[in-house]
The RNA shown here (Bacterial RNase P class A) has 400 nucleotides and comes from a Gammaproteobacteria bacterium. The sequence is in RNAcentral, with records from ENA. It is recorded under the gene name rnpB. The coordinates come from a structure-prediction model, not an experiment, and the mean pLDDT is 75. Rfam family: Bacterial RNase P class A. Rfam classes the family as a ribozyme.
């Protein structure tokens, strides 16, 4: 200097002007409710006043209605101050949960998920560290990674033959004969076909061969050693079940109620507590299916009608940041610090100036600045991303 591998971060900044929206506080206006006071009306009571008595009228008490005043609360609107307001993926809706309801919710079968080992976590199909296999010169990367000696299935085409294994070409022996063939027997080392041909390489041996024998490798079994374990190594032993495939069925281990914030709770309003059919306590219903158990006592289907408005759930949390300690690491513990969107047809924006980054440039400037918008919340995975920055490591070339 070039080419790579892995990890982390930013992804526009500052200022001004105008605008939107939540929260807290203060003030003002309006509406409603309540208490108190005052006035008036109505009703009623009174051994009251008045009257011979009654009615009417007056007085006092109680209730109620209306109006006014003060205060409190709630709601709406306005003004001011303070301090907030869309992500690393908010996307996908693929996983795991918190939370809510069924609901007091047990057991089994079916079904589904996961699949090397050990840790982490609230939990997971996630993350971390190891093991094995594979790829790469290497840094590193990938794995749907339990079992083929429980059973069943499949391995197209080609090929003699893909399992009850076989002999197409060939090799060897014998016999015959038309001299190049036939028949019988042996053979699977060589060749061919194929993804794969029944362990591999070498030596010996043989008529020619073959684990036929031997050595090494592979495979099975056993023991010992290391390791928490997956597994690794050493030694011995056996000529050795023909291979592959379980992302085929299956077997093994382990895990699993369901539905979901449009869950649910409260308030208000409206309607037709309507009509028809079916089942019926040995029945019916009960948040995936079936059975048992348990609980409840009516349930199911169709037609028709009304409402669908408001409040809440709704943001303080398995959370963030900083520091210290422990750990190879994921992560854990402790201390400190701050509160960091809660909208509801949908706010979080627009303009201008300067700066920043990139490309081009006639050096005046011009153009561009990605993927993309919260909706109950959180932890993961996957996907998209213009441009830029930082760190560690590997290989190659050159120079010293």
């Nucleotide at each position: 200097g070039a080419a790579g591998u892995c990890g982390g971060c930013c992804g526009g900044g500052c200022a001004a002007u105008c605008g939107c929206u939540g929260u807290a506080c203060a003030c003002c206006u309006c509406g409603g409710u309540c208490u108190a006071u005052u006035a008036a009306g109505c009703a009623u009571u009174g051994c009251g006043a008045u009257u011979c008595a009654g009615c009417a009228u007056c007085c006092a008490g109680u209730g109620u209605u209306u109006a006014a005043u003060c205060g409190a609360c709630c709601g709406a609107g306005g003004u001011g101050u303070a301090g907030g307001g869309a992500g690393g993926a908010a996307a996908g809706u693929c996983c795991g949960g918190g939370c809510u309801c069924c609901a007091c919710a047990g057991g089994g079968c079916a079904g589904g998920g996961u699949g090397c080992c050990a840790g982490g976590u609230a939990a997971u199909g996630c993350c971390u560290g190891g093991g094995a296999g594979g790829c790469g010169u290497g840094a590193g990367c990938c794995u749907a990674c339990g079992g083929a000696a429980a059973g069943u299935g499949c391995c197209a085409c080609a090929g003699a033959a893909a399992a009850u294994a076989u002999a197409c070409c060939g090799c060897c022996a014998u016999a015959c004969c038309c001299c190049g063939g036939u028949a019988u027997g042996g053979u699977a080392a060589g060749g061919g076909u194929g993804a794969a041909a029944u362990g591999g390489u070498g030596c010996g041996g043989u008529a020619a061969g073959a684990g036929c024998g031997c050595a090494c490798c592979g495979c099975g079994c056993a023991a010992c050693a290391g390791g928490u374990a997956a597994c690794u190594g050493u030694u011995g032993u056996g000529g050795c079940a023909g291979g592959g495939u379980a992302a085929a069925c299956c077997c093994c281990a382990u895990c699993c109620g369901g539905a979901g914030c449009a869950a649910g709770a409260c308030c208000a309003a409206a309607u037709a507590g309507g009509g028809a059919a079916g089942c019926a306590a040995g029945g019916g219903c009960g948040u995936g299916g079936c059975c048992c158990g348990c609980g409840c006592u009516g349930c199911u289907u169709c037609c028709g009608g009304g409402u669908a408005g408001g409040u809440u759930g709704c943001u303080u949390g398995a959370g963030g940041u900083a520091c210290a300690g422990g750990g190879u690491g994921a992560c854990c513990u402790g201390u400190a610090u701050a509160c960091c969107a809660g909208a509801u047809g949908a706010a979080u924006g627009a303009u201008u100036g300067c700066c920043c980054c990139a490309a081009c440039u006639u050096c005046g400037g011009u153009u561009g600045g990605a993927c993309a918008g919260a909706a109950c919340c959180c932890g993961g995975c996957u996907u998209a991303c213009a441009g830029g920055c930082c760190g560690a490591c590997u290989u190659c070339a050159c120079u010293u």